[in-house]
Context: one part of a larger RNA
Molecule: large-subunit ribosomal RNA, domain II
Organism: Flavobacteriales bacterium
RNA sequence: UCCUACGAGUUACUCCUCACUAGCAAGGUUAAGAGUCUUGAGGCUCGCAGCCGAAGCGAAAGCAAGUCUGAAUAGGGCGUACAGUUAGUGGGGGUAGACGCGAAACUUGGUGAUCUACCCAUGGGCAGGUUGAAGCUCCGUUAACCCGGAGUGGAGGACCGAACCGCCAGACGUUGAAAAGUCUUCGGAUGACCUGUGGGUAGGGGUGAAAGGCCAAUCAAACCAAGAGAUAGCUCGUACUCUCCGAAAUGCAUUUAGGUGCAGCCUUGAACUCUAUAGUUAUAGAGGUAGAGCGACUGAUUGGAUGCGGGGGCUUCACCGCCUACCAAUUCCAGACAAACUCCGAAUGCUAUAACUUUAUAUUCAAGAGUGAGGGCAUGGGUGCUAAGGUCCAUGUCCGAGAGGGGAACAACCCAGACCAUCAGCUAAGGUCCCGAAAUUUACACUAAGUUGACCUAACGAGGUUCGAUUGCUUUGACAGCUAGGAUGUUGGCUUGGAAGCAGCCAUUCAUUUAAAGAGUGCGUAACAGCUCACUAGUCGAGCGAUCGAGCGUGGAUAAUAAUCGGGCAUAAGUGUAAUACCGAAGCUAUGGAUUGUAUUUAUACAAUGGUAGGAGAGCAUUCUAGUUGCGCCGAAGGUGUGUUGUGAAGCAUGCUGGAGUGGCUAGAAAAGAAAAUGUAGGA
Numbered sequence: 001u002c003c004u005a006c007g008a009g010u011u012a013c014u015c016c017u018c019a020c021u022a023g024c025a026a027g028g029u030u031a032a033g034a035g036u037c038u039u040g041a042g043g044c045u046c047g048c049a050g051c052c053g054a055a056g057c058g059a060a061a062g063c064a065a066g067u068c069u070g071a072a073u074a075g076g077g078c079g080u081a082c083a084g085u086u087a088g089u090g091g092g093g094g095u096a097g098a099c100g101c102g103a104a105a106c107u108u109g110g111u112g113a114u115c116u117a118c119c120c121a122u123g124g125g126c127a128g129g130u131u132g133a134a135g136c137u138c139c140g141u142u143a144a145c146c147c148g149g150a151g152u153g154g155a156g157g158a159c160c161g162a163a164c165c166g167c168c169a170g171a172c173g174u175u176g177a178a179a180a181g182u183c184u185u186c187g188g189a190u191g192a193c194c195u196g197u198g199g200g201u202a203g204g205g206g207u208g209a210a211a212g213g214c215c216a217a218u219c220a221a222a223c224c225a226a227g228a229g230a231u232a233g234c235u236c237g238u239a240c241u242c243u244c245c246g247a248a249a250u251g252c253a254u255u256u257a258g259g260u261g262c263a264g265c266c267u268u269g270a271a272c273u274c275u276a277u278a279g280u281u282a283u284a285g286a287g288g289u290a291g292a293g294c295g296a297c298u299g300a301u302u303g304g305a306u307g308c309g310g311g312g313g314c315u316u317c318a319c320c321g322c323c324u325a326c327c328a329a330u331u332c333c334a335g336a337c338a339a340a341c342u343c344c345g346a347a348u349g350c351u352a353u354a355a356c357u358u359u360a361u362a363u364u365c366a367a368g369a370g371u372g373a374g375g376g377c378a379u380g381g382g383u384g385c386u387a388a389g390g391u392c393c394a395u396g397u398c399c400g401a402g403a404g405g406g407g408a409a410c411a412a413c414c415c416a417g418a419c420c421a422u423c424a425g426c427u428a429a430g431g432u433c434c435c436g437a438a439a440u441u442u443a444c445a446c447u448a449a450g451u452u453g454a455c456c457u458a459a460c461g462a463g464g465u466u467c468g469a470u471u472g473c474u475u476u477g478a479c480a481g482c483u484a485g486g487a488u489g490u491u492g493g494c495u496u497g498g499a500a501g502c503a504g505c506c507a508u509u510c511a512u513u514u515a516a517a518g519a520g521u522g523c524g525u526a527a528c529a530g531c532u533c534a535c536u537a538g539u540c541g542a543g544c545g546a547u548c549g550a551g552c553g554u555g556g557a558u559a560a561u562a563a564u565c566g567g568g569c570a571u572a573a574g575u576g577u578a579a580u581a582c583c584g585a586a587g588c589u590a591u592g593g594a595u596u597g598u599a600u601u602u603a604u605a606c607a608a609u610g611g612u613a614g615g616a617g618a619g620c621a622u623u624c625u626a627g628u629u630g631c632g633c634c635g636a637a638g639g640u641g642u643g644u645u646g647u648g649a650a651g652c653a654u655g656c657u658g659g660a661g662u663g664g665c666u667a668g669a670a671a672a673g674a675a676a677a678u679g680u681a682g683g684a
Base pairs, nucleotide, nucleotide: 001684002683003682004681005680006679011096012095013094015093016092017091018090019089020088021087022086023085024084027052028051029050033046034045035044036043037042056063057062066078067077068076069075099237100236102234106227107226108225109224110223111222117201118200119199120198121197122196123195124194125193126191128160129159130158131156135152136151137150138149139148140147164188165187166186169184170183171182172181203219205215206214207213240619241618242617243616244615245614250263251262252261253260254259264371265370266368267367268366269365270364271363276361278357279356280355281354282353283352284351285350291344292342293341298338299337302334303333304332305331309327310326311324312323313322314321374399375398376397377396378395379394380393381392382391383390404415405414406413419593420592421591422590424589425588426587430583431582432581433568434567435566439580441579442578443577444576445575446574452570453569460555461554464552465551466550467549468548469547470546471545472544473543481539482538483537484536485535487512488511489510492506493505494504518533522531523530594609595608596607597606598605599604600603620673622670623669624668625667626666627665628664629663630662631661638657639656640655641654642653643652644651645650
């Protein structure tokens, strides 16, 4: 992992409630028990205790179609007008383990110190080698001690190192040889040593040279049994079919936030009014949003004019007074801001009335729920960074619970809502060179960057290119090129070592000769010189500049495994504006069929039939029971194939196998349907 079997809403109750069915009905009903008939856990008859209902209100005394409150005859609350009750079945609730499995734990009573911790008693063990304490003897020495030497001696939580005990490090082992080992290395090895046997301490307890260690492979409270089916607002699982409807992820509250109560939204049944609901149009209203405005308030605010007042400076014994590149009130001119500003002010939305439209609804009551983690997108906002696939509201929509086509792929983006069948047609979004169904379609432009070809990009830069607008010069010759000139007073004055057009400063930067030529545009020199420009003439012969705007391109352009428009590729098969065809979906249509609803003329018409949680309805299958009716050794059930019927659960027929039981119909009762629970057992 697979196969087979088992495996989860059950049962009880003089409980509560609702629906349906049946009996009786202002009444309904018996219980225990008794009798009787038959015997079946059965039928019938008594049994009137008791229960529910027919009257309520009040805390109660109590009063009563009323009563309570109250001083009240007022007002108000609850009642009075509408039938119940007994059974059966079903939905839901309650009490019980109450759909099933699942804790960690708690309590009670016991069992354990044959493992291990410590203790008690009594035994055992430690090869070999080394070192050589005290003491003692002898000798020397001393006044005597002290002291020195040589021997002897054999101490030590002494040394080296086996057994024994341990385990520092590494490798191997890791479904091991082993639920802790093997190999190499290493520590202690006469001691706080190791060890045998017997005994003691027991679970909130022991023991502990202390690690929360150890107490039988179990320890921050052992193990066994019981309370016990502890409890689990938590996780997982919960078994056949078809049909109808179909949610929610919100508000308030909560020791509440992943739970629950009430409301909202769904379903089923009933009732009621007969349009109360929804949409459109018209009319009449309330309002202060968007916008706008502020010389209309509150506040904020830029520039200019004016300059109350203040600051600073001068002056003065003091008062006056004067000045100001300072601050600045008021007023004026121009500009401009606001969720908590408004002189104004929409569109929508809301309310009311009327008409119209529709196989629609709305409202109330009763019963059953689920939901109460939502999410994306668009729009209006708060928050955040006008960040987030962020977060919090509002309105809408879709996903959720929605399949199909497009978007390369892609819950919510675009199109479009799947009853079934068909080798029929038309379209939507989107497409039509090939992958790929359909245009290598038509017309006119643009792009040269593979830009682009449905996704990143900006400030800024740039004689890319196309189009448009405005404006200047121009056959009295423009623009560009070429030829020639570009002078004089003068080296202007000052400054300077020098300053001559060209370091710097000053200037009515003038004047003269000219076709024209600056007291000089740049290069250059120490300063001159030199080159050049402005400006002018000639040559040439037709357009040449400037500014602004628009289109498409260009640089800016940077991400981690190898790239790419979905790919191939494309100069259109790119981009823009038009046009005509075609393709394209479960959309629409056509034909046939199914079910449901409404309407009626009763066999037609029209409409509907996506669906999670969930509600409602109709069925299939299994086992057993009762009645009835069948089949079977001329072959039952079961097994394994084939064919066929039904929308489906499933049914029927038949071949082979098998070898003795077993169907149909009508009712009833359930140990009544498995793919999942890290399900249980067995097998592969």